[in-house]
Formats: sequence, structure tokens, C1' cells
RNA sequence: CGAGCCCGCCGGGCGACCGCGGCUCUCGCAGAGCCGAGGAAAGUCCGGACUCCACAGGGCAGGAUGCUGGCUAACGGCCAGGCGGGGAAACCCGACGGAAAGUGCAACAGAGAGCAGACCGCCGAUGGCCCGAUUCGGGCACAGGCAAGGGUGAAACGGUGGGGUAAGAGCCCACCAGCGUCCCGGGCGACCGGGGCGGCUCGGUAAACCCCAUCCGGAGCAAGGCCGAGCAGGGGUAUCGGCUGCCCGCCGGCGAAACCCCGGGUAGGCCGCUCGAGCUCACGGGCAACCGUGAGCCCAGAUGGAUGGUCGCCCAGGAGCCGCAAGGCUCCGGACAGAAUCCGGCUUACAGGCGGACUCGCAGC
Repeated sequence: CGAGCCCGCCGGGCGACCGCGGCUCUCGCAGAGCCGAGGAAAGUCCGGACUCCACAGGGCAGGAUGCUGGCUAACGGCCAGGCGGGGAAACCCGACGGAAAGUGCAACAGAGAGCAGACCGCCGAUGGCCCGAUUCGGGCACAGGCAAGGGUGAAACGGUGGGGUAAGAGCCCACCAGCGUCCCGGGCGACCGGGGCGGCUCGGUAAACCCCAUCCGGAGCAAGGCCGAGCAGGGGUAUCGGCUGCCCGCCGGCGAAACCCCGGGUAGGCCGCUCGAGCUCACGGGCAACCGUGAGCCCAGAUGGAUGGUCGCCCAGGAGCCGCAAGGCUCCGGACAGAAUCCGGCUUACAGGCGGACUCGCAGC
């Protein structure tokens, strides 16, 4: 210098004027001061806090997750490691428990696809037939044997070599792979390294049913709580009748108008509401995720829902023109998007730019 790979960060800045939402102060809908979107505020896919409802305990059903260790409030997240796969490497990807519990599935091709099978092929020792020959030799490929070689397929019941045989075959043997089992060493562990023995081989698929292990009660801030007009409802005061002539009391009627009381609760208002598993910096522990200590800071809370507009200067970036060049001038112009109870993740969108670690190639010193 080129190609690549991983991690982190920014994602326009300053000023003026007009405007909007919140808080505080001043007596004040007027003024002043302060604050006012994001890394994803998004999708609402996981996990929690909080609230209400339900709940003795256990099981069934259903759902999610699934190597190991750690982190965390928790997680399907993150970190570190193991194993498998990809890459020349940095590095990336993996629902990565169980297929000798059971069931199911496998297109096309092919003879045969699950305790399989013989198309081409090989053999034909034995038996059969034929020829020659005195107890033997030759031929046919009929019975039958074989699965080495060819061929099909994603996959064909271990691989290589030797023995063996009529031809062959773990039929036998050696080595290798794999399986099971035992032992030794390392590691917290997943697992790794090594050795012995065994029968010779026992296929794939569980983001197919299923089995095993772990976890899971439901609904969600329109949760939930407080206050509460008006109208309707209930009761009383007052009045009439009856028991009874009067008072009290009880019963019945009337409650039209007025006043008082009551509960539920609509409109509406308030709380929940934003100070929190908070942010920044320093130090310490840890490979890291993360944790601890100290100091400093306050950082939107609307409810028809604010966060906008205009102008000037500057900074990236792009285009055109001029210039041999350094450079100059003009124009354009800054992505994705946008809070609504809050927080931790994941996923998706994103113009352009910055920083750091590492790998490979080429060249120079």
C1' cells in the first nucleotide's frame, strides 16, 4: 500500500428571531430561570419490576428451553470454554440431550432402502447332462453357490492388505476407523490424551410423533387507586287518612314544588408518572460478561397528545467550472426514524464518518 476480519463510537456544530410542552419563583392564563427524543424511541419476539385477580399439596394437559462453567433481578440474553462444520488465516456458523423404549418417513434412480437384494458379473468344487478314456480328464452353464468387481443412489450392512476357496465372504488373521466396556493421566466440567479387553459392524431422520431433564398461574398502566358534577334512584322534613278525641308511635297514601341526607357511579379531575437493577468519572477484583467502593450529576413526562420553523456562519460529503499543480469559485446537501409505566435483551432499518485489535499478500528499510 492492497485485500479481509472483529470490536467500540459518532451520526452535524454554533448563534439570532418566532413558536410549543413541563417544573420552579413572583399575587398572577403576564414575566424570568432551568429542562425538553433515540441508538434504535420501531417490531412487540423473549425476560423482569410494578398492579389487580386467583392460589393447601400433588398430578394430567399445554407451552418454552436443551453441550459445559460463569454473569444477571430474570431470560430463549451475554461472556469464557468444549465438540462438530466452513475458511489459507484472522475469524464465522451450529435447538449441540436421547435413534440398542416404541411408532412413523425416505421423491427419482436402482435387482435391492431396513433385520434388504442379484441386473451385468464370478464360480459351477457337489449333483445333473454330453464327449473321450479301465478307478481319470475335458466340455455345457441345468440345479445351485457367491457378493469380490461393474452399475443406481444423498445413503447399499466397515476400509486396506494377506490367508483361504470352485468362486467368494470377518470365514480367519494383522493394522486402521467405529461401537461397547474397564483402567491410567489432565480438566470444576463439557471433554481431551493414552492403554487393555470384547464380539467383528450394530445406517439416517426427533425445528416428525415421542422419551428424558429444567422452567412456566392469568391479565396488563385503557393495570390499578382516590375525588366526583348533572340526570335517574333510595330516604327524610312538611302535609292528608286510619288505629284514636289529643300527644307520641305504627300503618297507608301523596311526594307536584322546595330543602337536606345516602350509596353506586357517568362526564370530568387527580394519583400511578418517572430518582432509576440510573448516568459520568476514578480506583480495585475478574481473561471476559460483570461486580465492588468512592466522588459528582438530575437527564421529556404529554393525554387529541409538546420537541417545530426561518435566517446567518462553520464542518463532513457530492457535482460542475477554472488551473500544469498546490488550490480557487459556484451549486446541491446530512441517513433511518421519532417517546407515552419503566427496565434488561433480541431482531429489523440506517447517508456518511471516526477509533482500536488482528490475519493474509506485495514492496521498502
Annotation:
Predicted 3D model of a 365-nucleotide RNA (Bacterial RNase P class A) from an Acidimicrobiia bacterium. It is recorded under the gene name rnpB. The RNAcentral record of the sequence draws on ENA. The coordinates come from a structure-prediction model, not an experiment, and the mean pLDDT is 79.